[in-house]
RNA sequence: AAAGUGAAGAGUUUGAUCCUGGCUCAGAUUGAACGCUGGCGGCAUGCUUAACACAUGCAAGUCGAACGGUAACAGGAGAGAGCUUGCUCUCUUGCUGACGAGUGGCGGACGGGUGAGUAAUACAUGGGAAUCUGCCCUGAGGUGGGGGAUAACCCGGGGAAACUCGGGCUAAUACCGCAUGAUCUCUUCGGAGCAAAGUGGGGGACCUUCGGGCCUCACGCCUUGGGAUGAGCCCAUGUCUGAUUAGCUAGUUGGUAGGGUAAAGGCCUACCAAGGCGACGAUCAGUAGCCGGCCUGAGAGGGUGUACGGCCACACUGGGACUGAGACACGGCCCAGACUCCUACGGGAGGCAGCAGUGGGGAAUAUUGGACAAUGGGGGCAACCCUGAUCCAGCAAUGCCGCGUGUGUGAAGAAGGCCUGCGGGUUGUAAAGCACUUUUAUCGGGGAAGAAUAGGUUGUCGUUAAUAGCGCCAACACUUGACAUUACCCGUUGAAUAAGCACCGGCUAACUCCGUGCCAGCAGCCGCGGUAAUACGGAGGGUGCGAGCGUUAAUCGGAAUUACUGGGCGUAAAGCGUGCGUAGGCGGAAGCUUAAGUCUGAUGUGAAAGCCCCGGGCUUAACCUGGGAAUGGCAUUGGAAACUGGGUUUCUAGAGUGUGGUAGAGGAUAGUGGAAUUUCCAGUGUAGCGGUGAAAUGCGUAGAUAUUGGAAAGAACACCGAUGGCGAAGGCAGCUAUCUGGGCCAACACUGACGCUGAGGUACGAAAGCGUGGGGAGCAAACAGGAUUAGAUACCCUGGUAGUCCACGCCCUAAACGAUGUCGACUUGUCGUUGGGGGAGUUUAAUCCUUCAGUGACGGAGCUAACGCGUUAAGUCGACCGCCUGGGGAGUACGGCCGCAAGGUUGAAACUCAAAGGAAUUGACGGGGGCCCGCACAAGCGGUGGAGCAUGUGGUUUAAUUCGAUGCAACGCGAAGAACCUUACCUGGCCUUGACAUCCUCGGAACUUGGCAGAGAUGCCUUGGUGCCUUCGGGAACCGAGUGACAGGUGCUGCAUGGCUGUCGUCAGCUCGUGUCGUGAGAUGUUGGGUUAAGUCCCGCAACGAGCGCAACCCUUAUUCCUAGUUGCCAGCACUUCGGGUGGGAACUCUAGGGAGACUGCCGGUGACAAACCGGAGGAAGGUGGGGAUGACGUCAAGUCAUCAUGGCCCUUAUGGCCAGGGCUACACACGUGCUACAAUGGUCGGUCCAAUGGGUAGCCAAGCCGCGAGGUGGAGCCAAUCCCUCAAAGCCGAUCUUAGUCCGGAUUGCAGUCUGCAACUCGACUGCAUGAAGUCGGAAUCGCUAGUAAUCGCAGAUCAGCAUUGCUGCGGUGAAUACGUUCCCGGGCCUUGUACACACCGCCCGUCACACCAUGGGAGUGGGUUGCACCAGAAGUGGCUAGUCUAACCUUCGGGAGGACGGUCACCACGGUGUGAUUCAUGACUGGGGUGAAGUCGUAACAAGGUAGCCGUAGGGGAACCUGCGGCUGGAUCACCUCCUUA
Repeated sequence: AAAGUGAAGAGUUUGAUCCUGGCUCAGAUUGAACGCUGGCGGCAUGCUUAACACAUGCAAGUCGAACGGUAACAGGAGAGAGCUUGCUCUCUUGCUGACGAGUGGCGGACGGGUGAGUAAUACAUGGGAAUCUGCCCUGAGGUGGGGGAUAACCCGGGGAAACUCGGGCUAAUACCGCAUGAUCUCUUCGGAGCAAAGUGGGGGACCUUCGGGCCUCACGCCUUGGGAUGAGCCCAUGUCUGAUUAGCUAGUUGGUAGGGUAAAGGCCUACCAAGGCGACGAUCAGUAGCCGGCCUGAGAGGGUGUACGGCCACACUGGGACUGAGACACGGCCCAGACUCCUACGGGAGGCAGCAGUGGGGAAUAUUGGACAAUGGGGGCAACCCUGAUCCAGCAAUGCCGCGUGUGUGAAGAAGGCCUGCGGGUUGUAAAGCACUUUUAUCGGGGAAGAAUAGGUUGUCGUUAAUAGCGCCAACACUUGACAUUACCCGUUGAAUAAGCACCGGCUAACUCCGUGCCAGCAGCCGCGGUAAUACGGAGGGUGCGAGCGUUAAUCGGAAUUACUGGGCGUAAAGCGUGCGUAGGCGGAAGCUUAAGUCUGAUGUGAAAGCCCCGGGCUUAACCUGGGAAUGGCAUUGGAAACUGGGUUUCUAGAGUGUGGUAGAGGAUAGUGGAAUUUCCAGUGUAGCGGUGAAAUGCGUAGAUAUUGGAAAGAACACCGAUGGCGAAGGCAGCUAUCUGGGCCAACACUGACGCUGAGGUACGAAAGCGUGGGGAGCAAACAGGAUUAGAUACCCUGGUAGUCCACGCCCUAAACGAUGUCGACUUGUCGUUGGGGGAGUUUAAUCCUUCAGUGACGGAGCUAACGCGUUAAGUCGACCGCCUGGGGAGUACGGCCGCAAGGUUGAAACUCAAAGGAAUUGACGGGGGCCCGCACAAGCGGUGGAGCAUGUGGUUUAAUUCGAUGCAACGCGAAGAACCUUACCUGGCCUUGACAUCCUCGGAACUUGGCAGAGAUGCCUUGGUGCCUUCGGGAACCGAGUGACAGGUGCUGCAUGGCUGUCGUCAGCUCGUGUCGUGAGAUGUUGGGUUAAGUCCCGCAACGAGCGCAACCCUUAUUCCUAGUUGCCAGCACUUCGGGUGGGAACUCUAGGGAGACUGCCGGUGACAAACCGGAGGAAGGUGGGGAUGACGUCAAGUCAUCAUGGCCCUUAUGGCCAGGGCUACACACGUGCUACAAUGGUCGGUCCAAUGGGUAGCCAAGCCGCGAGGUGGAGCCAAUCCCUCAAAGCCGAUCUUAGUCCGGAUUGCAGUCUGCAACUCGACUGCAUGAAGUCGGAAUCGCUAGUAAUCGCAGAUCAGCAUUGCUGCGGUGAAUACGUUCCCGGGCCUUGUACACACCGCCCGUCACACCAUGGGAGUGGGUUGCACCAGAAGUGGCUAGUCUAACCUUCGGGAGGACGGUCACCACGGUGUGAUUCAUGACUGGGGUGAAGUCGUAACAAGGUAGCCGUAGGGGAACCUGCGGCUGGAUCACCUCCUUA
């Protein structure tokens, strides 16, 4: 210096958040199994399943010192024979050592195995009295004297065998009397009864029948007391699940008497009584050996009971007893049954849950080993024998522990692998190499401990007559080891003999490449995989553990997820619909007492082992071992008396009673009133009424509706009327009367804890519904008809029956809600309202203050996940009850109870999912609301949709009709121009380092002429030519050939991408920093009041600022000034061919540079003294003047791999390249976009006026001439304000046509031409002549446009050889109408609201039906298991009775008796049988619902006001979701009104 240092979280519901809540993971553990792998040793462990069946061997024997004996072995003695004279053989002899079988004793009740049964005849803990106990220990006493049998053995019989029968002989420590006998037993207290056995060793005297007696010692034997040990019995407490098991019990409970037992006791019997157990769970059913302990856990707990130890039960299954100290007996007996074996068929034998082992079952569990050397057990005096107990070995990584598979050095950072951004990186000091070491394994040698308290010899002592013998102790020497070729030690050799497994998306430590392509596969949860997978498979690398590593199964933990420690119930699961009240639980103040609870001391117990602490031993550890601590408990006993409980005496604060007031739709009954509806009667009156979104059905000329008068009937009670009142809740409403319950207030008196809660129980309990009888006006499920609709079993309408009403009786459920159990205490406030009391106000009234009891709103602290609650708590506490434990299946099934029924109540499981859910947030959406905008509607103008044609698309066709674009936002789009080319497509013919790029080698200048073949590509032949630079080596460009790297691809993926683009949308929005608020997602700012085209500006404000957008800056256009004046211009001047043509001019137009100008600047009004708006002036222009460019954060996996670029994949004599021809131009059809028309606002003819933008040298092309014309010819001018295209057209002035398929319209077709081009057939444009189709203004529907706009007219350009009269982009000419306005359609912005949506309404989602699979309920039944009751039956056995048979010991009067055995019978009883129930399992034609399943059918019920608000209960109806009636709820949106509150 001791005896417990001990508590972690994560993933997954959502777009995101917080909460609730389940699922899953990380840890530890195991008698484990499986997969891969495997060096050594130590210590442990090893059929968890079939208590299934077992071949073979062994597991319980021993004693000759109990006995008669002698089958076997050995020895001795005697006799005989052979004879080699000391050997062999034969015979006799139990004489000796010993000993088979037998009699007898002790032991086979221990040790060993297993866990079937058992829920209490068990176990654990602690007690108790009415008991037994062999061997053992310790006392006392005894051990005398007799008798009759019987195995073995011999003889004979039966049987296959097992075995058995008869006759004869014999012994004992076998058996039986007699004697003696107590402190033993019984007793009537006198007495009576009960015992034994000897054997061995030694021996002096004495005796002897020579066997021995006798003495002594040892071991025994008998009786008895005590002890120890072991066992039996009783009591208390504790000990699993189910109430869908609620009543059980006749020997049952008790008593008396008897019997029985070792012993108490209904243990058994007779009689008597009627008890006993049970909600504190009896009975029944299921499951299970119990405990010390073991695993886990911070603990409390939870799980478990293998090995070791204690107890119990069982031994093939069931029953039974015998023997014995002990058994109803694992290796004993009898009987029954099943099974196996033998058999001569007559009959027998057997029981591994002992150790090994076998088969079987199973995911799975070892050797038919050695030894009694040690420890222990049985027998024996002992030696010794036996011992599958035990000790060892073998097998198995089954577990725990330890060791090793090398160590140091070593960079050229080797090779190889993998990756790569091609530079390198990594494997990696790793290897190799060099230097060392030798544990382990190998080989050789040595070598413990486990062994002594045994036996032997000797000696002292004790016993004894004894120096025998025996016993204790001491000494001495000898002997005993399975393991064992042991542990350990020394030496030899040499890195030599020794590493794997799992994982690498997150949780969770560890990443890349390739392959695959929602396949193959993975997965504990979430989830990966559909062509770039850190998630599959392989590889490289890495991480973790390591002779192991993973997986599976199982338990605890995490899980506060059953909450005692330590949870909840307004909305997440969860308060019974509400009272009364039984048991129970809890209970006011004071005093005394008690000591059950409570606290404390002591004692006993709490086995050992284990856990823990301190030591010790194996080299360490595991392991073993010594001592201690602990064992929270139970029991006994002493004390304390605060608190709880019990008893008792008081008290009044809780509770109650009395007195006086008071409000009220509280309840019941009986009367009674008016308004209204309907019906009937009568009158007036005439054609409609009624109903709806609109209609129709219906009523009405037979007179309705309307109206007047009268009558009848039923039901309900307007106004008052109210977040007003009353009641426990449901609920209660005209008025009056009677009866009646409860509350509140005030002041006093009384009782004296009488109280609170309340499992069961009981009463009440809306609506609907049921039964019987009434009643029936209105309303109204069902039903009928009419509408609506795709349908409409609905919503709407017209009718209408149950019902609604009354009486009596049931039902017993609701969103029966405040989704909030009852009672009590405490804790800041403000303002209403109802009923009382007090005070102030002189009284009264108003009003004010205050108090008690209700009922509301807001709100503080506090609570809450938040919403919210907040003295009427969901705050802080106390008492009691009820209820919850993921979603679905399901409030279902089965069973019970209740009900006439409908149904109610109680109330599961299989299976299935990883969520289901609450509150709040941001969006999106709404057939929600508010505000606002837009050619959005409206008001207008002109079109499209009908015709013909053009063009694009779809479809179809085709060898190909290349590809892309597909709502708005594809479709005169890519294409600003397909005859060839383009061209990507098809057919055919060719090329293969290639048409194109770089590198290498060789040759040659390059280039070029001509001919032939061919469709051409191309092939063959042929001519000319030899150049440039040079440091003379060669080089540059080009051409050809060859080789391989490579080229090439309009091949795929726009869902791998860049870039570009469309769209919402030129809409006014989208964000950030800091601060503040919120647990958080988020909010605030950005909302509000105004205003604007605008998040434009102003004001306000927990916000203050800022950014991207808006606006402005840019271009153009409208006015003007300055400068400049050619190719443009021409006022004035001159000339003129009359043309700005010329001179000239610089004024004007114009051109193109630079300025000015417009800013709500000024005035008036409105507004808030703001921003701004309205009007006006001036001005060319007025409120962003017109137009353009400019497109925030983002959305649509929008479009494009075919503009380009690009990752990956694919092709490589082809998916590349070249060529010819064809195709992209097809044509029953459908759609889009356009052109031209249908005509007179027009056509045709003639004349005539005025532009602007642009383009031009491979070009525009003038004049002139030719042609009817397209055009030809011609060649001037122009690289352009100069020349040309280039005559603009509509318009205007005339003429004609006169409403017609036309002098409209021009398609189509024929003929003849022109131009471009290599080429005009497929397949160009144009011209002339001829032809002259449809079409007479266009259905539903739909498009554009708000001013120089629409409409209309022409002109130019790009592309381009040619081709647009219709497309596109520009240009100018002529030039309108209309807008009251924002209800509606569409789109958008802001605020707000609801939401079950978040892929965001093209959302979500419900039910039937159809198909597949799965589990389950019912089911005529069928087949098993268990069990109750009743009856039959009755083996063995025990007990009772019995004298039929037999009978050694004892007695005897010799006859017999006592006793016994066998037999018979009765009682009990196992197996078995019959009948009838209960329960459970399996199965069953058919049937019910349920669950699950990428793309089935029908509808659209719910979520938004979900398009009829939804939901709850109930009833009816319907393919289905559902619909309708009645009552209820808000967990309903919107609008309006009322009331209340907050602030001013």
This is a predicted structure of a 1544-nucleotide RNA (small-subunit ribosomal RNA) from Guyparkeria sp. The RNAcentral record of the sequence draws on ENA. Model confidence (mean pLDDT): 84 of 100.